RNAcentral holds the full RNA, with entries from ENA. Predicted 3D model of a 317-nucleotide part of an RNA (large-subunit ribosomal RNA, domain IV) from a Pseudomonadota bacterium. Model confidence (mean pLDDT): 89 of 100. Lineage of the source: Bacteria > Pseudomonadati > Pseudomonadota.
Context: one part of a larger RNA
RNA sequence: CACGGCUAAGGAACUCGGCAAAAUCGUCCUGUAACUUCGGGAGAAGGGACGCCUCGUGAAAGCGGGGCCGCAGUGAAGAGGCCCAAGCGACUGUUUAACAAAAACACAGGGCACUGCGAAAACGAGAGUUGAAGUAUAGUGCCUGACACCUGCCCGGUGCUGGAAGGUUAAGGGGGGAUGUGCAAGCAUUGAACCGAAGCCCCAGUAAACGGCGGCCGUAACUAUAACGGUCCUAAGGUAGCGAAAUUCCUUGUCGGGUAAGUUCCGACCUGCACGAAUGGUGUAACGACUUGGGCACUGUCUCGGCCGUGAGCUCG
Repeated sequence: CACGGCUAAGGAACUCGGCAAAAUCGUCCUGUAACUUCGGGAGAAGGGACGCCUCGUGAAAGCGGGGCCGCAGUGAAGAGGCCCAAGCGACUGUUUAACAAAAACACAGGGCACUGCGAAAACGAGAGUUGAAGUAUAGUGCCUGACACCUGCCCGGUGCUGGAAGGUUAAGGGGGGAUGUGCAAGCAUUGAACCGAAGCCCCAGUAAACGGCGGCCGUAACUAUAACGGUCCUAAGGUAGCGAAAUUCCUUGUCGGGUAAGUUCCGACCUGCACGAAUGGUGUAACGACUUGGGCACUGUCUCGGCCGUGAGCUCG
């Protein structure tokens, strides 16, 4: 040094953090809160019993009575620590084979779009194949992600969809004319109007399509604040809900709680640098080798070390 065992008093003072260790652990009886989707939460939590001898009863298991021993009876071994609160994700699952298991992915459920069948979509140069021996209660693409309550305004830009008009527009059609040559017929060259698709322009629709969702000034009989008014700009100026948040720079914001003492934590406030509604918003029982704060129990984590065992180290081979 490695791995084990024990340790007075204290008991997290250790530390980024109770990491590690300790503690709990079986069976029976009892008893169990908030909350809840009424299933759960629950093995909640908490408390008690457990050996042996003998008698009764019984088929036995067992049950009941009496007694005995130890510090200790699931006598050794194997065998949940628990509680409170918050964040995220509903959940069981999946993942970086060999530094990441997660709040990432997936998921039932929700929505939009496309597709009428030789379907759309995809692979292939093609034939052909998958889709599918399916047929819109089907298939494909994209987004969201149980459930509850909800999902506001903007179509100006971009995209998509629709639009027998109009503008622009290629090849092509068309040929007034012009040029060369020729006596001419002609041949050759050039070529104006005009007719020519899709696309673009243009006109509409569409945001659970990509996305976006203001500024300044004044005003109430203390003060403060501004329900109210004015003005500029915009396609429209952020509704509900939430909010110093996995988002808050200033910031250890301020107040309250917990501590003797709390940049963390919880509850509020709202001045949101720079939340916000399927790039979903706010809640939520259950669940989690997730993250955060607190507590009980317990301990060599520590005060602060010590002792013992087995190895390695060391010596010899």